[in-house]
RNA sequence: AUAUUAAGAGUUUGAUCCUGGCUCAGGAUGAACGCUGGCGGCGUGCCUAAGACAUGCAAGUCGAGUGGGUUUAGGCCCACGGCGAACGGGUGAGUAAUAUCUAGGAACGUUUCAUAAGUCGAGCAUAUGCCACCGAAAGGUGGUGCAAUUCUCGAUGUGGCAGCAAUGCUAAAGUCGCAAGACGCUUAUGGUGCGGCCUGGAUCCCAUCAGCUAGUUGGUAAGGUAAUGGCUUACCAAGGCUACGACGGGUAGGGGUCCCGAGAGGGAUAACCCCCACACUGGAACUGCGACACGGUCCAGACUCCUACGGGAGGCAGCAGUUUGGAAUUUUGGACAAUGGGCGAAAGCCUGAUCCAGCGACGCCGCGUGGACGAUGAAGGUCUUCGGAUCGUAAAGUCCUUUUGCUAGGGAAUAAUAUUUUGAAUGUACCUAGCGAAUAAGAGGUUGCUAACUCUGUGCCAGCAGCAGCGGUAAUACAGAGACCUCAAGCGUUAUCCGGAAUCAUUGGGCGUAAAGCGUACCGAUCGGUGGUUUUACAAGUCAGAGGUGAAAUCCCAAGGCUCAACUUUGGGACUGUCCUUUGAAACUGUAAAACUAGAGGGGCAAAGAGGAAGCUGGAACGAACGGUGUAGUAGUGAAAUGCGUUGAUAUCGUUCGGAACACCAAUAGCGAAGGCAGGCUUCUGGGUGCCACCUGACACUGCUAGGACGAAAGCGUGGGGAGCGAAGGGGAUUAGAUACCCCCGUAGUCCACGCUGUAAACGAUGCACGUUAGGUGCUAGAGAGUAUCGACCCUCUUUAGUGCCACAGUUAACACGUUAAACGUGCCGCCUGGGGAGUACGGCCGCAAGGCUAAAACUCAAAGGAAUUGACGGGGACCCGCACAAGCGGUGGAGCAUGCGGUUUAAUUCGAUGCUAAGCGAGGAACCUUACCCAGUCUUGACAUGUACCUGCAUACGCCAGAGAUGGUGUAGCCUUCGAGGGUGGUACACAGGUGCUGCACGGUUGUCGUCAGCUCGUGCCGUGAGGUGUUCACUUAAGUGUGAAAACGAGCGCAACCCCUAUCAUAAGUUACAAGUGUCUUAUGAAACUGCCGGCGUUUAAGCCGGAGGAAGGCGGGGAUGACGUCAAAUCAGCGUGGCUCUUACGACUGGGGCGACACGCGUGCUACAAUGGGAUGGAACAAAGGGACGCCAAACCGUAAGGUGGAGCAAAUCCUAGAAAACAUCCCCCAGUUCGGAUUGAGGGCUGAAACUCGCCCUCAUGAAGCCGGAAUCGCUAGUAACCGUAAAUCAGCCUCGUUACGGUGAAUACGUUCUCGGGUUUUGUACACACCGCCCGUCAAGCCAUGGAAGCGGGAAGCGGAUGAAGCGCCCUCCGGGGUUCCAAUCCGAAGCUCGUAACUGGGGCUAAGUCGUAACAAGGCAUCGGUAGCGGAAGCUGUCGAUGGAUCACCUCCUUU
Repeated sequence: AUAUUAAGAGUUUGAUCCUGGCUCAGGAUGAACGCUGGCGGCGUGCCUAAGACAUGCAAGUCGAGUGGGUUUAGGCCCACGGCGAACGGGUGAGUAAUAUCUAGGAACGUUUCAUAAGUCGAGCAUAUGCCACCGAAAGGUGGUGCAAUUCUCGAUGUGGCAGCAAUGCUAAAGUCGCAAGACGCUUAUGGUGCGGCCUGGAUCCCAUCAGCUAGUUGGUAAGGUAAUGGCUUACCAAGGCUACGACGGGUAGGGGUCCCGAGAGGGAUAACCCCCACACUGGAACUGCGACACGGUCCAGACUCCUACGGGAGGCAGCAGUUUGGAAUUUUGGACAAUGGGCGAAAGCCUGAUCCAGCGACGCCGCGUGGACGAUGAAGGUCUUCGGAUCGUAAAGUCCUUUUGCUAGGGAAUAAUAUUUUGAAUGUACCUAGCGAAUAAGAGGUUGCUAACUCUGUGCCAGCAGCAGCGGUAAUACAGAGACCUCAAGCGUUAUCCGGAAUCAUUGGGCGUAAAGCGUACCGAUCGGUGGUUUUACAAGUCAGAGGUGAAAUCCCAAGGCUCAACUUUGGGACUGUCCUUUGAAACUGUAAAACUAGAGGGGCAAAGAGGAAGCUGGAACGAACGGUGUAGUAGUGAAAUGCGUUGAUAUCGUUCGGAACACCAAUAGCGAAGGCAGGCUUCUGGGUGCCACCUGACACUGCUAGGACGAAAGCGUGGGGAGCGAAGGGGAUUAGAUACCCCCGUAGUCCACGCUGUAAACGAUGCACGUUAGGUGCUAGAGAGUAUCGACCCUCUUUAGUGCCACAGUUAACACGUUAAACGUGCCGCCUGGGGAGUACGGCCGCAAGGCUAAAACUCAAAGGAAUUGACGGGGACCCGCACAAGCGGUGGAGCAUGCGGUUUAAUUCGAUGCUAAGCGAGGAACCUUACCCAGUCUUGACAUGUACCUGCAUACGCCAGAGAUGGUGUAGCCUUCGAGGGUGGUACACAGGUGCUGCACGGUUGUCGUCAGCUCGUGCCGUGAGGUGUUCACUUAAGUGUGAAAACGAGCGCAACCCCUAUCAUAAGUUACAAGUGUCUUAUGAAACUGCCGGCGUUUAAGCCGGAGGAAGGCGGGGAUGACGUCAAAUCAGCGUGGCUCUUACGACUGGGGCGACACGCGUGCUACAAUGGGAUGGAACAAAGGGACGCCAAACCGUAAGGUGGAGCAAAUCCUAGAAAACAUCCCCCAGUUCGGAUUGAGGGCUGAAACUCGCCCUCAUGAAGCCGGAAUCGCUAGUAACCGUAAAUCAGCCUCGUUACGGUGAAUACGUUCUCGGGUUUUGUACACACCGCCCGUCAAGCCAUGGAAGCGGGAAGCGGAUGAAGCGCCCUCCGGGGUUCCAAUCCGAAGCUCGUAACUGGGGCUAAGUCGUAACAAGGCAUCGGUAGCGGAAGCUGUCGAUGGAUCACCUCCUUU
């Protein structure tokens, strides 16, 4: 002085909490595989085929027992004899108890050991040998002869055995030595150890194994054994075992111990130790102290070998080794030196036991592969923001050391001895010297868990992966590289076990909704578990002391030995609460006895009730029949039709018949164990409750299996009954279809009696019983008290039983529960352990059947699930808003033309935009250009930019020639200077330019849309385990999250509003170009004015605010504009621009000419003009704007032309001039309802303008021509006031113009809004949800395809254990014997037979599971568009539908009741 110890993580979701599985991190191994590999020590090494084995060895020894042979001798050999060979060594097949472990026991044996006594006499054989013979061999036969410590007989009897006794029975062997003596032998006794036998307890899984057993259980007698015993036999009895698991099946050697674990416990049984079993398979005995015998015998069988075919031989689960099997496991080594064993008197011999060595990183332990210094931070690799960073003091280099290694020298212990001899390992360990950094680093990983990150390649491919998952062009997840991380002579992977896993929960879980309370527990009875108060006794449980036991090794502690450690030695502890014996204690449990009354039961009195069974009976309704009245419909629906009806329906009246169900009362009411129970009356009958405290005296609680009972609906059988309803069925509708929902019929059934079935969402999804723990408020049934009264009722209070709601503590994952617990405790029972497969298959039991009860596995997934949260959605609800509808006005859709898009065409018809939110959009202006497209011709440092180097008398201007032009050729003119050069240009070469090429799903920026909708958030606080909530809600109000009040919130931000611009009124100032003046219509500038400010009413007296009024130019945001929150749509744009990546580079770049973007069967969008009289035309009639633009411009007057236009040139850089004529309107005249005096397309002819150029392809004018069209189907658009509608004007772009577009401007100038039911969109709130990619969601089933495992199955093939029969070796017995042998019982094995069990296989067949994009539908989730679901029955391609009963785990609305607050 044992030990001081307990860790979590990932993954279900948009997020959360919980439940729950899967997975990981740790340790271990007789391991294997992959890559790699320096040394040593100690261990360890066929886990598979108890498959088969070549070869060698593994058990002999004794001459001091005997005979013989041989040798000069020593000695050696053969045989008899003795002892040993039953040990040691191997293996784990069998065995679930004849085993093992632990503790005991009595009826036994025992060579050897010790002690005592004895050891006398006689005899018969026989092996080897010799002779003869047989056989291929192995081997054998006959004859003959001899010995002993071989064998036999006799004597003695110390002793021993049997017996009460008398008495009877019972031994022996010698050898060596001169001797002493030694070794033996016989008998007996004793002891140790070992062994045999018996008993209690412990000892795996399956109940889909529930009954098993005839030597079976016991007895008597006999036999047998070393010994007890049905161990065996005969007879007798009918027992014995079993739910505390018999019998059967499967699997398996058991323990000490080993591994894991905080422990409880779980798993394992290699090595070492103990026990057992086995030895080619099966059986049997012999010998012996001991075996039913691994290296013995006999028989049978399989296999192998030899053979002369007659017959023989063999047994490595001993040590090596071989072969096979397998992912896989070593040398045919040395020595008896040590330790031990056998024999021997001893020397000694034998010993694959053992001690050593060899091989293997198989494990544990130890050591090394160098150390110090060393920055130009070398080279090189990798990355890079190009600056650098990193590998990295790492290397090189300098100095040092020598473990290891190599060489050499020395050299043990293990040896125990009076002395002498003896070492396999071994010249080993160890010591010393020398040499020289010399000989020595890999493996796995780097997304998270989990320590460690970048580049390149690849592009849902190749691949990775333990789980989650990664990979579809920027992959820290694949592959390579660099860097890094962790371990290290190893590192990873695979397999297995424990742990984590409280995930089988004794320690230490649960069951309302997650998996989980049996449908009920009434009846009588049983095994079981638990049990009120008091006393006494006992001591089984319990507790304490003592003793024994728990082998050694292992474990722990302390020391010691190998250099340390691993390893090992010694001592101590521990080995649990185990087991046994014994002595005590008596609280608790138990047992026994006695008592008690609080549990339980009984008695008396009383009240309530749809409790049950049987019988009798009633009215309403319904249907039918008959009769009357009466006439054309009725019925039914969303709308219809089928149906009924002129043969008289429906309607109505009367009479009769029939069956089923019981309105009102009526209720969260009452009763019952549950199912369930309802008109009234009668009879019989069960239970509960209250009061009294009279009786019994623990009589109680729970309760599986088995037995019996009850048990909705549907269903089944037999017989009735049948009004209504109504599965199936028929018809009509609906529909794409409609095997449905709706309608018209309608059979089983629904009803009764008697049987069966035995299930439901049989639910409070909550087992039964008892106790404890705040309240409040109802209802039902009793009892009591008070008050009151003549007495009651009523009222108030208390209490018991039941039944509801709310709520504290507490509980719960939350929801919720909360004295009727899901709280706190006790007792007993049932049930659960991921989802699917599946409540299925097989088996068994029940049933007439349908089916019920019990109840798996293979395989497959990483989830399935509960509650709550935020959204989104709903063919859910509430409130509110919007030209959303409604009320109006005018259009579109029909025609012609213009324009854009699709489609088609094309060499090209460039590209983008595609519901709202593309389509008169980008484009605010395509003849060339633009231009991106096509064809043709050209260029290659380039049409454009920068830089470097070199060259150049070069920019620039004007000609000529070729060409379609780009371009090419050629000519003329032509710079500056400080004379170095500079600038510019061109050329050559190199870097590079360039791309309207791709990706808007890599991006910036910009934009659309919801939407000018009123929302979107934050800080702190508070609530909730949490996601989250509150604030942001409620009431009123507003255009508004606008404001007021309330309120666990208080504040704040982005949005709203306001600030900004235009406009309406006025004032002031200035006034040009307006104007005769002077003024101020007007212009410019500055200011004022409007705030619910005033009054009345409403609103909550008061607020916010609303309504009306006054005043005012304007009134409740005065009108208009700009202004667009957080976000959504991977919305749009790489062709405005910018930009990552990819891509082209004599072309996908650049230039030029021509063409195309303008095509045309057709479809769509947006417009214009019309169809006419509210109109058209004419007139020389005659008014009134605003806002713009103007110098490469606007262009006046005048003239010419029918006109477009031309000529002309005044004025104007503009309040001055020009554009410029406004038009509708007004006035007068004509037209008179028609394809027209409407309409103007189309076409012909002739002109004008712009422009190099009007063919493709411009606009305008004149004359002529005069198409469709007579107000537009379904559908659809805009607009709420100076708006719609109608009318004209101007501008941008622009040479010109396809403009009928767009953007501005003014003129004339309406109608209507009851209102929010409906459509669309939006906001707030509530509710349901299986949605979260968010309803364009999710999701079910058949069918088709592929793959996988599995059930059934005619049949086929095996296996195990028995049963019946036949044959039956050897052998122990028994009988007979002429002694040669024969017979017989038992029995191994073999064969035959029948039945069952089990395994495999199988044509065919059933369902199941899985598998990116198959088919049909749409069953479920929202009221899922018919609420869903459970049971049951019928039907149907399929999900499913329908009937009947039930549940709410149904939304919505209404009513009732109850509760809370006031």
Model confidence (mean pLDDT): 82 of 100. Small-subunit ribosomal RNA from a Candidatus Doudnabacteria bacterium, 1462 nucleotides, folded computationally. The sequence was found in a public genome assembly. Its Rfam family is "Bacterial small subunit ribosomal RNA".